[in-house]
Context: one part of a larger RNA
RNA sequence: GGCAUACGGUGGAUGACUUGGCGUCAAGAGGCGAUGAAGGACGUUGGAACCUGCGAAAAGCUAUAGGGAGCCGGUAACCAGGCUGUGAUCUAUAGAUGUCCGAAUGGGGAAACCCACCCGAAAGGGUAUCGUGCACUGAAUGCAUAGGUGUACGAGGCAAACCUGGGGAACUGAAACAUCUAAGUACCCAGAGGAAAGGAAAGCAAUAUGCGACUCCGUAAGUAGCGGCGAGCGAAAUCGGAUAGUGGUGAACCCUGUGAAUAUGUUGGAAUGCAUAACCAAAGACGGUGAAAGUCCGGUAGCAGAAUGUAGCCACUCAGCCCUCGAGUAGGCUCGGGCUCGUGGAACCCGGGUUGAACAUGGGAGGUCCACCUCCCAAGGCUAAGUACUCCUUGACGACCGAUAGCGAAACAGUAAGGUGACUGAAUGUUUAAAAGUACCCCUAUUAGGGGAGUGAAAUAGUACCUGAAACCGUAUGCCU
Numbered sequence: 001g002g003c004a005u006a007c008g009g010u011g012g013a014u015g016a017c018u019u020g021g022c023g024u025c026a027a028g029a030g031g032c033g034a035u036g037a038a039g040g041a042c043g044u045u046g047g048a049a050c051c052u053g054c055g056a057a058a059a060g061c062u063a064u065a066g067g068g069a070g071c072c073g074g075u076a077a078c079c080a081g082g083c084u085g086u087g088a089u090c091u092a093u094a095g096a097u098g099u100c101c102g103a104a105u106g107g108g109g110a111a112a113c114c115c116a117c118c119c120g121a122a123a124g125g126g127u128a129u130c131g132u133g134c135a136c137u138g139a140a141u142g143c144a145u146a147g148g149u150g151u152a153c154g155a156g157g158c159a160a161a162c163c164u165g166g167g168g169a170a171c172u173g174a175a176a177c178a179u180c181u182a183a184g185u186a187c188c189c190a191g192a193g194g195a196a197a198g199g200a201a202a203g204c205a206a207u208a209u210g211c212g213a214c215u216c217c218g219u220a221a222g223u224a225g226c227g228g229c230g231a232g233c234g235a236a237a238u239c240g241g242a243u244a245g246u247g248g249u250g251a252a253c254c255c256u257g258u259g260a261a262u263a264u265g266u267u268g269g270a271a272u273g274c275a276u277a278a279c280c281a282a283a284g285a286c287g288g289u290g291a292a293a294g295u296c297c298g299g300u301a302g303c304a305g306a307a308u309g310u311a312g313c314c315a316c317u318c319a320g321c322c323c324u325c326g327a328g329u330a331g332g333c334u335c336g337g338g339c340u341c342g343u344g345g346a347a348c349c350c351g352g353g354u355u356g357a358a359c360a361u362g363g364g365a366g367g368u369c370c371a372c373c374u375c376c377c378a379a380g381g382c383u384a385a386g387u388a389c390u391c392c393u394u395g396a397c398g399a400c401c402g403a404u405a406g407c408g409a410a411a412c413a414g415u416a417a418g419g420u421g422a423c424u425g426a427a428u429g430u431u432u433a434a435a436a437g438u439a440c441c442c443c444u445a446u447u448a449g450g451g452g453a454g455u456g457a458a459a460u461a462g463u464a465c466c467u468g469a470a471a472c473c474g475u476a477u478g479c480c481u
Stems, first nucleotide, its partner, number of pairs: 001480009015466001016430002020401002022398007029390002031158002039101003042055003046079002049075003061095006070083003106115003116127004129155009162193001163191005173180001177228001203211002215242004225233002244317006255305004262277005278295002280284001286298003320382003323326001331355008341367001362377005417424002437465001440452004
């Protein structure tokens, strides 16, 4: 030095667990804000810090209701001092207080700061901008108007997606690329609601005695079509479905209450295990309790009750309405845009420019255009349901994860840390049933570490703590060299 065996160290895999996540379903809610929001800064408990709560009335104040013995929030004990059957702590509802910043709004500003004016004895209140209404004033300029001043009301900002409108890319694909595509997507702006939008035919249809607002789903159909007829794009009619209100009654759900039934022996630290013998069950869901509990605890099934009132049932109505009935409008030309439609034979719809009718004896449409026929009545407005979404609340569930997984985040995480900044962005779970967290003694330079002793079922469970793999490092013994 190697190999083997045994025992250790190191390390933190594995197993088991779950406080946290993820998803689905159902119901709710779908807003908050000048009565000052969202989000913060700074304070606030007798005692440092952070979190939570709260706001100089500061882990709180008042009222009402519930509740009924302990309480003074958490990490988190300890000390001190208090409150409480004259009902505290706690829960629900309503009210009061609510510093400073922030739309921030008296002016300023490098947010949480600085500096004012008016009224008022003080406490306190008011003073931004824009819009609308009203009043008073008031130019050029006579009447007016613009403008000015005051006053009342409103707005402003934030918020996850969904929605409507106004703007609107490129990468990419076409195996290059320019029309085209990506795509009216991403993104920006404005606005609204719990949904939004759309909507009661100047609509479809096609020979029929046709249908009858809109929206959504399926189908028609990858069809008809469009297309450097390339890549690709891509309907509609039809047909089948979804879908209403008022009143009454009212299962279910929700909330509150009630809510059955076990002993002994045995092993063990502990019984919920095992053995024996019972009991309940409209309850053998689940969770907890010193191991695995229908009968120990909370609950669960059931039952009773209040409110709202769902499904269902009954009755009535049966998504339509309203008006002043629509002229620089319809149409033409020109230039663009939207439709499956890339200018095409290109209708239809929308817009810029330019022209410009008729008036129901009229007008529009049925894919150039004309005739016939058929359908409809533009240039005013409102409209539930069916549909989309989930920042959020509650409940239930999962052939979802189980700490390198599951949210980035099971630990005080958008933290620590990095970056001038925009922004990027972690890691760390488990002693035990219970701290019973090792009194006391010894070694010692020692707030280190260890040996005894003690606790405990166990300490090779000792706050570097469940299990404790491998790599790696040792000690002892044997063999080989």
Molecule: large-subunit ribosomal RNA, domain I
Organism: uncultured bacterium